Context: one part of a larger RNA
Molecule: large-subunit ribosomal RNA, domain IV
Organism: Arenimonas sp.
RNA sequence: GUCUUCAAGGAACUCGGCAAAAAAGCAACCGUAACUUAGGGAUAAGGUUCGCCUACCGCAAGGUAGGCCUCAGCAAAAGUUUUUCCAGCGACUGUUUAUCAAAAACACAGCUCCCUGCGAACUCGCAAGAGUAUGUAUAGGGGGUGACACCUGACCAAUGCCAGAAGGUCAAAUAUUGGCGGUAACAUAGCAAUAUGGUGCUGACCGAUAUAAGCCCUGGUGAAUGUCGGCCGUAACUAUAACGGUCCUAAGGUAGCGAAUUUCCUUGUCGGGUAAGUUCCGACGCGCACGAAUGGUGUAACGACUGGAAAACUGUCUCGAAGACUCGCUCG
Numbered sequence: 001g002u003c004u005u006c007a008a009g010g011a012a013c014u015c016g017g018c019a020a021a022a023a024a025g026c027a028a029c030c031g032u033a034a035c036u037u038a039g040g041g042a043u044a045a046g047g048u049u050c051g052c053c054u055a056c057c058g059c060a061a062g063g064u065a066g067g068c069c070u071c072a073g074c075a076a077a078a079g080u081u082u083u084u085c086c087a088g089c090g091a092c093u094g095u096u097u098a099u100c101a102a103a104a105a106c107a108c109a110g111c112u113c114c115c116u117g118c119g120a121a122c123u124c125g126c127a128a129g130a131g132u133a134u135g136u137a138u139a140g141g142g143g144g145u146g147a148c149a150c151c152u153g154a155c156c157a158a159u160g161c162c163a164g165a166a167g168g169u170c171a172a173a174u175a176u177u178g179g180c181g182g183u184a185a186c187a188u189a190g191c192a193a194u195a196u197g198g199u200g201c202u203g204a205c206c207g208a209u210a211u212a213a214g215c216c217c218u219g220g221u222g223a224a225u226g227u228c229g230g231c232c233g234u235a236a237c238u239a240u241a242a243c244g245g246u247c248c249u250a251a252g253g254u255a256g257c258g259a260a261u262u263u264c265c266u267u268g269u270c271g272g273g274u275a276a277g278u279u280c281c282g283a284c285g286c287g288c289a290c291g292a293a294u295g296g297u298g299u300a301a302c303g304a305c306u307g308g309a310a311a312a313c314u315g316u317c318u319c320g321a322a323g324a325c326u327c328g329c330u331c332g
Base pairs, nucleotide, nucleotide: 001325002324003323004322005321006320008318009317012316017313027049028048029047030046035040037147051068052067053066054065055064056063057062069073082311083310084309085308086307087306088305089303090302094106095105110145111144112143113142114141115140116139122131123130124129148298149297150296151295153228154227155226158225159224160221161220162219163218164217167216168215169214174210175209176208177207178206179205181202182201183200184199186197187196188195189194229247230246231245232244233243256290257287268284269283270282271281272280
């Protein structure tokens, strides 16, 4: 190291019955609860039988009764499964971190929102083109939630999205135009250089006017991102506050649940279970800091999931002991 056995006890071990043990062995007969989506739960649980002989019944297979023997009458081996109760989470079968995580994570059917009228939306590609799809809104793509049941409250102020168009703001290009400058002829003044004036053409630059979406603006929208108050007083003991006042807000958390995988204080308080229970179950509700598709609350069935309890069983332990085989080292 791998096995075998053990007095009395029987989980006292331990984070935890981990490991081991035990039971059972898809046969036949009987029997089978809560709950339930009426299918299940369920092989629930639990109990009895199995050989041979004789008698009776039967067409037979076989059945019933009585008797006989053994510790042992289903089965050659391998292989294969303890059971029950109370909760949590996830509906389920499924998927996953190849090589520390199999789960409550992912997926799922179902529900819902958004986009898309077909040369579709979307994805890939510079493009041609391809997929979607030889499909056509009972279709395709994307987001969220996650069977089923009962439900899914308030807020559009912020952010996003959708719609709108009166006004404000606003880019480049373009068009027109102004300034500055160049140039040509002309007119006036001057001896001339030159100056002034209007006219024609025109480069760069600097402005002006006209012009889109967007933004500002006006509405809508939550199974869009999200958010869902404070202080003070008040009732015939006390306590509490249905009630009142006030401030703020877009609106102040509705139903349901609640010391919860969420509760700091906290081993909250009460009840149950135990001789004794920081865990567990049921309640209560000052929820530090639950809450409604980042879904809320339930829920039969299911789960190599998580917590608690019990039966059976045991070397897990009290507490060790003995034996078989084997490996390494040491000695020889």